[in-house]
């Protein structure tokens, strides 16, 4: 300098154009004398900017991070 992956909730990851999921974690409540445990609830996310489309997490470009391979 290029070629190729990847980028979704605090953490790990699902999700093939139409509701943004689950585990774990966080909080509150209930349950205990108390702790754990368990049980119910609640907050919280599509890396950035365009384009195509009635509609984009999803499909194109370009940009920024990583990561890997050539040089």
């Nucleotide at each position: 300098g290029g070629g190729c992956c990847u980028a979704u909730a605090g953490g790990u990851a699902a999700g093939u154009g139409g509701c943004a999921u689950a585990c774990c974690g966080a909080u509150a409540c209930a349950u205990u004398c108390g702790c754990a445990u368990u049980g119910u609830a609640u907050a919280g996310u599509c890396g950035c900017c365009a384009g195509u489309u009635c509609g984009a997490u999803u499909c194109u470009g370009g940009c920024u991070a990583g990561g890997u391979c050539c040089a």
This is a predicted structure of a 71-nucleotide RNA (transfer RNA) from Candidatus Levybacteria bacterium RIFCSPHIGHO2_01_FULL_42_15. The same sequence occurs in records of 3 taxa. Its Rfam family is "tRNA". Rfam describes the family as follows. Transfer RNA (tRNA) molecules are approximately 80 nucleotides in length. The family's RNA type in Rfam is transfer RNA. Model confidence (mean pLDDT): 81 of 100.